[in-house]
Molecule: RNase P RNA; transfer RNA
Organism: Dehalococcoidia bacterium
Order: sequence, then structure tokens, then C1' cells
RNA sequence: CCAGCAGGCCGGGUGACCGCUCCGAGAAAUCGGAGAGGAAGGUCCGAGCUCCAUCCGGGCAGCGCGCUGGGUAACACCCAGGCGGAGCGAUCCGACGGAAAGUGGCACAGAAACAAACCGUCCUCCUCUGGCGGAUAAGGGUGAAAUGGUGGGGUAAGAGCCCACCAGCAUCGGUGUGAACCGGUGGCUGGCUAAACCCCGCGCGGAGCAAGGCCAAAUAGGAGGGCGCUAAGGGAGCCCGGCCCAGACCCUCGGGUUGGCCGCACGAGGCCAUGGGUAACCGUGGCCCUAGAUUGAUGGUCACCGUCCGCCGCAAGGCGGAUACAGAACUCGGCCUACAGGCCUGCUGGACUA
RNA sequence: GGCGCAUUCGUCUAGUGGCCUAGGACACCGCCCUCUCAAGGCGGAGAUCGCGGGUUCGAAUCCCGCAUGCGCUACCA
Repeated sequence: CCAGCAGGCCGGGUGACCGCUCCGAGAAAUCGGAGAGGAAGGUCCGAGCUCCAUCCGGGCAGCGCGCUGGGUAACACCCAGGCGGAGCGAUCCGACGGAAAGUGGCACAGAAACAAACCGUCCUCCUCUGGCGGAUAAGGGUGAAAUGGUGGGGUAAGAGCCCACCAGCAUCGGUGUGAACCGGUGGCUGGCUAAACCCCGCGCGGAGCAAGGCCAAAUAGGAGGGCGCUAAGGGAGCCCGGCCCAGACCCUCGGGUUGGCCGCACGAGGCCAUGGGUAACCGUGGCCCUAGAUUGAUGGUCACCGUCCGCCGCAAGGCGGAUACAGAACUCGGCCUACAGGCCUGCUGGACUA
Repeated sequence: GGCGCAUUCGUCUAGUGGCCUAGGACACCGCCCUCUCAAGGCGGAGAUCGCGGGUUCGAAUCCCGCAUGCGCUACCA
């Protein structure tokens, strides 16, 4: 210098004028202060918070998760490791428990899809260019897939029938917290699919700030139906026990209001330093307070500058264009998705120079 | 804001792993019939199953991520 990998960050600035929301001061005019994001987004997970007598115990059903160890309030997230795959490499990707518990599926083709003989090979026999019976999974053909692979021995021809190596399985020993790895021994193997049912292990009550609480206003504290009124009834999946209710129940229709306050901005909070830990993260100390609307504010115009691209110019520079994605609504921790342009750090491969 | 559902020819839909490069109806095009039109008969065209990945030998169908559309949801008595 070229090509690439990983991580982190920024994502316009200054001024003037005109506005918007909230807070504070003021009698008022007015003055002062604060005012979007890395994703505020999708609403896909996990929580806080609030309400609910079917939130209690057991069973069934349902849903979710799924290598190991750690982190965390928790997680499907993060870190570290194992195994498998991709890449020369830095590095990246993995829904990664069980198919030797059972059930199901494997279209078409093919003889046959878990049950095996179509062609071929070999053997016996016969009425001998052929046929019957038997043996054979080495070869051909079909298919996504044909019952371990390669080589040798062996055999009538063959075959883990036997042997060597490799793969897989079981078992023993060692290392490791563990996933797993290394070595020995053995028998000589029993397809794929669980993002099919299922089995194993773990977890899960439901609803959601339009939750919920307070104040105020208004109306017909109304109609129909269901199930009930001491029980063999009802109660948010079902059953049992327990518990609650005894019209303060459920469904449909009709009536009224479209106001205010709280929840609601200090929280698993941020930044810096330091200690522990490979890391995620945790401990300690110091400093900081940073939007709060309710038809929903955070904007618009102008000037100068910045960044990038194109054209012109030897150059200084000039002209034109672009300046993303998006935008709080109870709050956090994650994931995923969108993003003009730019910066920093570490690493890999290659080329050149000293 | 919260919660739930759907997406297949122009329109409405069937389809729940293979017989589906997807069937039907209406609409469209051509021919027949008719003096002509309609109706009727025969034939034809028209779908990358919203998009992108994954599982599987095989995906409209199963799983994941996006996009678009729709529905429900205030309080009082």
C1' cells in the first nucleotide's frame, strides 16, 4: 500500500428571526431554564408495577425452552468452553437432548423403502439358444436414500465369513467442575425424519397503565334471556381436595359522560476512578439529575461553516448535487429490523522498501 | 397505546407435506348459435401461493424474520 476480519463510536455546527410543550419567578406585561434515539421502531422474549377469590395443593391438558459451565432480578439474552460445518487465515455459522421405548411417513421411479433377488453371478436338475428350484446384497439399473468404507484373504459364486486401517457402537482406564477428549479392549452394526406424534429434563396463574386509584358531572340504580336461591348451583381450560359467592353472577339490548388529578419521571439509573474475574459481570468510593405531551410539544425560514460525490481548473479554487434511518407516551434488560456518510482500535493474508 | 387475526389468478375462494409448475366460480379472450345482443355450448389465457431465509429427498402447507391490511379494546350507572 492492497484485500479482508472483529470490536467500539459519531451521525451535523454557529448565529439571527418567527413559533410549540413543560417548569420556575412575577399582579401583569414579560423574563429565565429544560426539551428525542441508537434504534425512541417491530411488539418477538424476559421482568418491575397494578388489579383479579379458582393467584392454594395434587393430577391431566396446553404452551415454551433444550451441548456444558458461568453471569443476571429474569430471559429464548450475554460471556467462556466443547462438538459439527465454512474459510489459506484473522474469524464466522449452528432450533446442538433422544431415531438401540413405541407409533406414523418415505411421493414418482424401482424387484424391493425396512421389506428385500429385476438383471447379473454361482450350484443342482430337466423335455437344454430355454426352464424349475436353491445360494448370493460383490457388480448393473432405479432413487434423495438400497443396510458401514477401502484393500487383501477366502469361496462353487459371494458375503465382517476372516484380517489390516478408517468411521460408528459398547465397555474399561486416565484428564477435565462439565460438555467432551486421549488410550486400551470387545463384539462385528440395528436407514432417514422428532421445525411428525411422542419420550426425557426444566419452566410457566391470568390480564395489562385504555392496568389501577381519587374527585367532579350526567342518566332510565332500565328491559329481555340464562343459571340459581341452602344444594346434585355458580366461580377465569378440565377433574379432585380446599377456598369464595348466595344475585355484589353471566349474555344481549337500551341510557349517560367524552372533564380534572394521581399512577408518571430517582431508576435492577448514568459517568469517572479503583479492586476482583480470561470474560460476561460484580464490589467499593466520588460526582451528576437528564423530555413528560393527551389530537398529542421537541419545529420552520435565512446566512455562514463542516462532511461526501460529480464536473471544470496546472494550482489556489469555482459551480452543481447530497447530508441517512427514524422519531418518546408507565418504566427497565435483551433480541430483531432500518440507517447517507465518517472516525478509532486490534488482528489476518498478500505485495514492496529498509 | 395495548391485544388478536389474516394475506393463494382481476375478484371471491378450495387446498393441513408428494397424486399441486396449484382446483372451482364470477369476470376476460376466441369459436359455435342468433338478423343482432344477452343467455347457452365448446375451447383458451390468467398465480414466482405477500417478501426473504431455514427444516425436509420434497413446502401454498412446518419453523423464524420482515411487509401490508383488518378487527377488538374508554369511563359511569